The part of an RNA shown here (small-subunit ribosomal RNA, central domain) has 350 nucleotides and comes from an uncultured Muribaculaceae bacterium.

Context: one part of a larger RNA
RNA sequence: UUGGGCGUAAAGGGCUCGUAGGCGGUUCGUCGCGUCCGGUGUGAAAGUCCAUCGCUUAACGGUGGAUCCGCGCCGGGUACGGGCGGGCUUGAGUGCGGUAGGGGAGACUGGAAUUCCCGGUGUAACGGUGGAAUGUGUAGAUAUCGGGAAGAACACCAAUGGCGAAGGCAGGUCUCUGGGCCGUUACUGACGCUGAGGAGCGAAAGCGUGGGGAGCGAACAGGAUUAGAUACCCUGGUAGUCCACGCCGUAAACGAUGAAUACUAGGUGUCGGGGGACGACAGUGCCCCGGUGCCGGCGCAAACGCAAUAAGUAGUCCACCUGGGGAGUACGUCCGCAAGGAUGAAACUC
Numbered sequence: 001u002u003g004g005g006c007g008u009a010a011a012g013g014g015c016u017c018g019u020a021g022g023c024g025g026u027u028c029g030u031c032g033c034g035u036c037c038g039g040u041g042u043g044a045a046a047g048u049c050c051a052u053c054g055c056u057u058a059a060c061g062g063u064g065g066a067u068c069c070g071c072g073c074c075g076g077g078u079a080c081g082g083g084c085g086g087g088c089u090u091g092a093g094u095g096c097g098g099u100a101g102g103g104g105a106g107a108c109u110g111g112a113a114u115u116c117c118c119g120g121u122g123u124a125a126c127g128g129u130g131g132a133a134u135g136u137g138u139a140g141a142u143a144u145c146g147g148g149a150a151g152a153a154c155a156c157c158a159a160u161g162g163c164g165a166a167g168g169c170a171g172g173u174c175u176c177u178g179g180g181c182c183g184u185u186a187c188u189g190a191c192g193c194u195g196a197g198g199a200g201c202g203a204a205a206g207c208g209u210g211g212g213g214a215g216c217g218a219a220c221a222g223g224a225u226u227a228g229a230u231a232c233c234c235u236g237g238u239a240g241u242c243c244a245c246g247c248c249g250u251a252a253a254c255g256a257u258g259a260a261u262a263c264u265a266g267g268u269g270u271c272g273g274g275g276g277a278c279g280a281c282a283g284u285g286c287c288c289c290g291g292u293g294c295c296g297g298c299g300c301a302a303a304c305g306c307a308a309u310a311a312g313u314a315g316u317c318c319a320c321c322u323g324g325g326g327a328g329u330a331c332g333u334c335c336g337c338a339a340g341g342a343u344g345a346a347a348c349u350c
Stems, first nucleotide, its partner, number of pairs: 003322003007304002012318001014201004021194003025088007033081002036076007047067008091191001092188003095184005103177007110154001114150008125136002162169002206247006215241002220236004258317002261314003266295010277284002299306002323350003332343004
């Protein structure tokens, strides 16, 4: 609870698509449903309010008026909303010409590094720390040279940079594929916005089956530290991390800021595209569109700050909040193999 809010105080759904619904550009005609005006009927009585009267007063009661906020019917109006019909092009989409990109999927492939194996050289140490020790090494380690194997990640470029709805995306090549931006204004002619339910996507960890396993590394073991040390440090090390397929569906899934639209001073970087000007082709500075940053005025804000990428000014649609704890718990239901997820209280207490 017809209120006020949602960057940081409680509160924006993780993201997208989209059903119902809500909302919706411009013009002409028509209807007259909403809407407006007039009339009429009804709207019982009691009640309530006002006036007045009756019981000595009041309560109570009588009379009159108003109310009864509404509905039916008749007549009229047509600006706005709506229905129906016709048109328009600026919203939206399409075509055509360009263009940037770690957007997605699959296949193939490269070098550096690491570890291991084989061989050569070589000898007593190596490793590690605050200092050590566990550990490795005379059965020849560490170091160094040559050869081989394996898995994972891609230095420099690299950005205050790019792409994607979000999660996220980075060595190279090829194939398939989504979206954007700019120019043109050829085509369609409002086809739009939002979106309860619903569907799909969704980091990491985790789960199932089968592979793979170099490095790293929960658990675990040992060595130290310490009063203790179930830690921080060190030596090892299993799951996992990787691949395929199937689940899970969460996060500080954050810009802690829902989506779309319009409007509202500037300044300065940067990425993509376009236009015209000067010019020695190098280049310079100007303008337009789209993205991404910083600064800043009005305005807003409790302040911090935001400030054309708004937290400003407006209207549209959705989600959510309503003191702290109890508690994102219990119960029920749905989903999941499980872990658990979703929905989501109360007693009590301050």
Model confidence (mean pLDDT): 88 of 100. Its Rfam family is "Bacterial small subunit ribosomal RNA". Its family is annotated with structural constituent of ribosome and ribosome in the Gene Ontology.